[in-house]
RNA sequence: UUCCGAAAAGGGCAAACUCACCGUGAGGUGAGGACGCAAAGCCACGGGUCAGGCGACGGGCUUGACGGCCGGGCUGCCGAA
Numbered sequence: 001u002u003c004c005g006a007a008a009a010g011g012g013c014a015a016a017c018u019c020a021c022c023g024u025g026a027g028g029u030g031a032g033g034a035c036g037c038a039a040a041g042c043c044a045c046g047g048g049u050c051a052g053g054c055g056a057c058g059g060g061c062u063u064g065a066c067g068g069c070c071g072g073g074c075u076g077c078c079g080a081a
Stems, first nucleotide, its partner, number of pairs: 004079002012037002017032006035068001041074003045071003048066007
């Protein structure tokens, strides 16, 4: 350094839910709160799911959302086996 991921150390993030706000909506932001997470850090590249609009209502097209759905790319703390 790479792989790897502990009954280690220092820590970090924050599900559901509640309140407030934004959004047509999926959903997002802030606060509280912790189900969990070795990348639950970043990126919509691929698949998938969800929402809006269109459609000849059949196939689908288009615009968004979800990174804690899966895969992928980049970066990072520690160093037991």

The RNA shown here (c-di-GMP-I riboswitch aptamer) has 81 nucleotides and comes from an Actinomycetota bacterium. The organism belongs to Actinomycetota, within Bacteria.